[in-house]
RNA sequence: GGAGUUGGCUAGACAGUCGCCCGUCACCUGUUUGUGGCGGGAGGAAAGUCCGGGCUCCCUAGGGCAGGAUGCCAGGUAACACCUGGGCGCUAUAAGUGUGGGGCUUGCCCUGCACCCAAGGCGACGGAAAGUGCAACAGAAACAUACCGCCGAUGGCCCCGCAAGGGGCACAGGUAAGGUUGAAAUCGUGCGGUAAGAGCGCACGGCUGGGCGGGCAACCGUCCCAGCGGGUAAACCCCAUCCGGAGCAAGGCCAAAUAGGCAGACGCUAAGACGGCCCGUCGAGUCUGCGGGUAGGCUGCACGAGGCGGCGCGCGAGCGUCGUCCUAGAUGAAUGACUGUCCACGACAGAACCCGGCUUAUCGGCCAACUCCACCU
Numbered sequence: 001g002g003a004g005u006u007g008g009c010u011a012g013a014c015a016g017u018c019g020c021c022c023g024u025c026a027c028c029u030g031u032u033u034g035u036g037g038c039g040g041g042a043g044g045a046a047a048g049u050c051c052g053g054g055c056u057c058c059c060u061a062g063g064g065c066a067g068g069a070u071g072c073c074a075g076g077u078a079a080c081a082c083c084u085g086g087g088c089g090c091u092a093u094a095a096g097u098g099u100g101g102g103g104c105u106u107g108c109c110c111u112g113c114a115c116c117c118a119a120g121g122c123g124a125c126g127g128a129a130a131g132u133g134c135a136a137c138a139g140a141a142a143c144a145u146a147c148c149g150c151c152g153a154u155g156g157c158c159c160c161g162c163a164a165g166g167g168g169c170a171c172a173g174g175u176a177a178g179g180u181u182g183a184a185a186u187c188g189u190g191c192g193g194u195a196a197g198a199g200c201g202c203a204c205g206g207c208u209g210g211g212c213g214g215g216c217a218a219c220c221g222u223c224c225c226a227g228c229g230g231g232u233a234a235a236c237c238c239c240a241u242c243c244g245g246a247g248c249a250a251g252g253c254c255a256a257a258u259a260g261g262c263a264g265a266c267g268c269u270a271a272g273a274c275g276g277c278c279c280g281u282c283g284a285g286u287c288u289g290c291g292g293g294u295a296g297g298c299u300g301c302a303c304g305a306g307g308c309g310g311c312g313c314g315c316g317a318g319c320g321u322c323g324u325c326c327u328a329g330a331u332g333a334a335u336g337a338c339u340g341u342c343c344a345c346g347a348c349a350g351a352a353c354c355c356g357g358c359u360u361a362u363c364g365g366c367c368a369a370c371u372c373c374a375c376c377u
Stems, first nucleotide, its partner, number of pairs: 001373010012342007020041008043348001047359002050357005055247004062279004067243005072086005087125001088123004096115009126238002131236002133232002147179002149175003156169005187205006206228005211222004251299004261290006272282002306325008
């Protein structure tokens, strides 16, 4: 300097004219209202409504079952399916090496294939030695098995031979190394051995269990011993940890209006108490149908698990401490319109109780780190 990857910040700017919303101060005004000054006014995702909570009510406390969620280890956090660090497994592409083809400036470039493979990316990552289930079809056989093969005698039959003996056939039986099928077939490869074979034996490797060492742990390493049919749990299940429900249209207050209406069922011997069941607690009304009135205002509503900066601790996520700042609250829904200039020429896109995450969409600018290549010192 180039390429690749990861993380962070930003998200058009300035000026003028007119027009909106909130807060605060002053003045005017009987009230309503109005005028002026000052300060402020959409996002990194405000989106999805997928997780976790704060807060409110059920509710005056509790327990259990069912059900659900998460799932490597250790930390962080208010909490989490989130984040950080570590472990294990899977996985690229670049560069590099080898080789084939083409070009031409003969030493390079372009390109195909193969090997190897960086930073990086992904993981629905507990348990198959508690039990149950499933694997169509194919295949001989899928908690097991013999279709094709290979061997096959001391006994039986046949042939050669003087004899010894040799050869052949079939059966009983042996075999799972070769072949067939399949996603998967008695751990794999090699050697020996055997009637033919087989962990039957040996060597190397793999898996399970055990010992020793390192590590908080998940795990890693190593040696010896023993053994050798597997897969599947986003199948049922087992294990560990966690979980009441409903939600700002929650909830509270004020004003106004009407019919504190009529009928029925259940209940006061316990109905009912906003996911299901049981125990317990509270408990006199509860539910259904018909009919009537109102649907307005205030609050909840922004001072927060808050923002920014310094210092210290920590690999890190973060934690502690000191200082400083107040940074939208609409309610048929506020920040818009016009003009001029600049340039990086502006994408995705608008709060509605709030916060921490994840996921999705996305134009450009800036910064840092890591990996590879080239050059210089």